Background:
This is a predicted structure of a 510-nucleotide part of an RNA (small-subunit ribosomal RNA, 5' domain) from an uncultured Actinomycetes bacterium. The prediction has a mean pLDDT of 84. The full RNA is in RNAcentral, with records from Greengenes.

Context: one part of a larger RNA
RNA sequence: GGACCAACGCUGGCGGCGUGCUUAACACACGCUAGUCGAACGAUGAAGGUGGGAGCUUGCUCCUACUGGAUUAGUGGCGAACGGGUGAGUAACACGUGAGCAAUCUGCCCCUGACUCUGGGAUAAGCGUUGGAAACGACGUCUAAUACCGGAUACGAGCUGGGACCGCAUGGUCACCAGCUGGAAAGAACUUUGGUCAGGGAUGAGCUCGCGGCCUAUCAGCUUGUUGGUGAGGUAAUGGCUCACCAAGGCGACGACGGGUAGCCGGCCUGAGAGGGUGACCGGCCACACUGGGACUGAGACACGGCCCAGACUCCUACGGGAGGCAGCAGUGGGGAAUAUUGCACAAUGGGCGCAAGCCUGAUGCAGCAACGCCGCGUGAGGGACGAAGGCCUUCGGGUUGUAAACCUCUUUUAGCAGGGAAGAAGCGAAAGUGACGGUACCUGCAGAAAAAGCGCCGGCUAACUACGUGCCAGCAGCCGCGGUAAUACGUAGGGCGCAAGCGUUGUCC
Numbered sequence: 001g002g003a004c005c006a007a008c009g010c011u012g013g014c015g016g017c018g019u020g021c022u023u024a025a026c027a028c029a030c031g032c033u034a035g036u037c038g039a040a041c042g043a044u045g046a047a048g049g050u051g052g053g054a055g056c057u058u059g060c061u062c063c064u065a066c067u068g069g070a071u072u073a074g075u076g077g078c079g080a081a082c083g084g085g086u087g088a089g090u091a092a093c094a095c096g097u098g099a100g101c102a103a104u105c106u107g108c109c110c111c112u113g114a115c116u117c118u119g120g121g122a123u124a125a126g127c128g129u130u131g132g133a134a135a136c137g138a139c140g141u142c143u144a145a146u147a148c149c150g151g152a153u154a155c156g157a158g159c160u161g162g163g164a165c166c167g168c169a170u171g172g173u174c175a176c177c178a179g180c181u182g183g184a185a186a187g188a189a190c191u192u193u194g195g196u197c198a199g200g201g202a203u204g205a206g207c208u209c210g211c212g213g214c215c216u217a218u219c220a221g222c223u224u225g226u227u228g229g230u231g232a233g234g235u236a237a238u239g240g241c242u243c244a245c246c247a248a249g250g251c252g253a254c255g256a257c258g259g260g261u262a263g264c265c266g267g268c269c270u271g272a273g274a275g276g277g278u279g280a281c282c283g284g285c286c287a288c289a290c291u292g293g294g295a296c297u298g299a300g301a302c303a304c305g306g307c308c309c310a311g312a313c314u315c316c317u318a319c320g321g322g323a324g325g326c327a328g329c330a331g332u333g334g335g336g337a338a339u340a341u342u343g344c345a346c347a348a349u350g351g352g353c354g355c356a357a358g359c360c361u362g363a364u365g366c367a368g369c370a371a372c373g374c375c376g377c378g379u380g381a382g383g384g385a386c387g388a389a390g391g392c393c394u395u396c397g398g399g400u401u402g403u404a405a406a407c408c409u410c411u412u413u414u415a416g417c418a419g420g421g422a423a424g425a426a427g428c429g430a431a432a433g434u435g436a437c438g439g440u441a442c443c444u445g446c447a448g449a450a451a452a453a454g455c456g457c458c459g460g461c462u463a464a465c466u467a468c469g470u471g472c473c474a475g476c477a478g479c480c481g482c483g484g485u486a487a488u489a490c491g492u493a494g495g496g497c498g499c500a501a502g503c504g505u506u507g508u509c510c
Base pairs, nucleotide, nucleotide: 001510002509003508004507006506007505008504009503010502013377014376015375016374017373018372019370020369021335026333027332028331031329032328035078036077037076040075041074043072048067049066050065051064052063053062054061055060056059085288086287087286095212096211097210098209099208100207101206104205105204109201110200111199112198113197114196115195116194117151118150119149120148126141127140128139129138130137131136157181158180159179160178161177162176163174164173165172166171187193214260215259216258221251222250223249226248227247228246229245230244231243232242233241263285264284265283266282267278268277269276270275290311291310292309293308294307313324314323315322316321341367343366344365345364349363350361351360352359353358380410381409382408383407390401391400392399393398414451416446417445418444419443420442424437427434428433454499455498456497457496458495459480460479461478465494466493467492468491469490475482476481
């Protein structure tokens, strides 16, 4: 000098764009953060309509039959593995980069081919009885499906054996042959949306390997599923991943093992560069979800707002038993030098479900708070000497503050007031219509210099000097050093210098 996710002191006009718990991965009141589909299903059966009847107030009320199909507790489907948070753990194939899988999986999406035939038994909801304070159940009975279970059918499906062809070892491929095996679901509002099987694509994921990036030797030896083999199990898949047996190996001064610290990267800061530091915001990957463990479901989890067990903590209780997990968004307490609203909206972008309308979405878009940062603008402009008054200094002549003020002539940004007033809207809807931001931005008009300057420093480094007070005192100080009676270094004043809605101080990095 530059840079901060900064804090503190003094000060503070406006706008735009960003940023905002670095500490206790401490504990959390309350509200919201994941639903949706009635075009899968049984049920439920609103408004309205039509007919009949009654009452009468003669156009209303009630009853009834038919119709109608709003609504949605349950079964079922998809989603809930995304999105959002945090950085505790992790020195590791965690990350980055480059390869590989002849060792793999992939719901929804796209393309291709074929099929979508025929049966069955239940069960929730409901109804009845009943337990419990509650959470939540139990028994009986009835019923449906795109729920569940059979049978048939099957193209290039799978496995085994044979055959043919090929290759980068292990091997791979196939409109071939034989045997075995498994599998389909319908609904409807009918130019459509689905379902099943098979093949391909895309996307996502899993696994393996080379190389790379912290400190410590005051850690020198480490290792028994350890290293390898055979076989088996397991997995989507390779593999001591697991197991049985066999062998005795494997790693290490090119730093094993241990200890400490730490999420990694694109980047960011600094620097001429080499390098050094760093990993807030934004983006990619990883890990975690009160602590530890476990699996279930599923295409995908060993699952933040799922389940089970154990633990700590908190809460309810009728004492028998139950409930909970903000490192989601706000918010509270605590810790701390220190970090915001229990806001608005799904209008846009994106996501889930749905044929769609639409519903949901603290993702997101916005608004609020904070000079926390960057950028822009303003606090007026021109004239004005008799160099006014006052202040300060003085050699008492004057000098300086200083064109500064007053005064004259103007302007009106921003703030204020009034009027007008968006784009963002693509879409959706038959149409009317549909914007949170927002009566915001912006435009026009009005009045009036009107409402808007501080902070640090002035011995040298280092731009800027005098007076008074003080008297090694009080004090200053980044370093050198000032102060003991004329202090440009302390305190105050006048003046000056520097930056400016900021200026200084502290801390950290180059």